RNA sequence: GGGGCCGUAGCUCAGUUUGGCAGAGCAUCUGACUUGCAUUCAGAAGGUCGGGGGUUCAAGUCCCCCCGGCUCCA
Numbered sequence: 001g002g003g004g005c006c007g008u009a010g011c012u013c014a015g016u017u018u019g020g021c022a023g024a025g026c027a028u029c030u031g032a033c034u035u036g037c038a039u040u041c042a043g044a045a046g047g048u049c050g051g052g053g054g055u056u057c058a059a060g061u062c063c064c065c066c067c068g069g070c071u072c073c074a
Base pairs, nucleotide, nucleotide: 001073002072003071004070005069006068007067010026011025012024013023020057028044029043030042031041032040050066051065052064053063054062
């Protein structure tokens, strides 16, 4: 220098196939239960979907550029 894969909640990831309300588990907070704690149950909060631009009525998803990580070739 070139190719491939990955980047989504504090953490681990799904969602990309076929564009159509942004999700799960754990963690956190509140409540119930308990003499109390844990477990369990109910609820809540938490997101620039790595950044920018484009296409579209509509983009996490499609296109382009850039950044970061892993990997292959040289």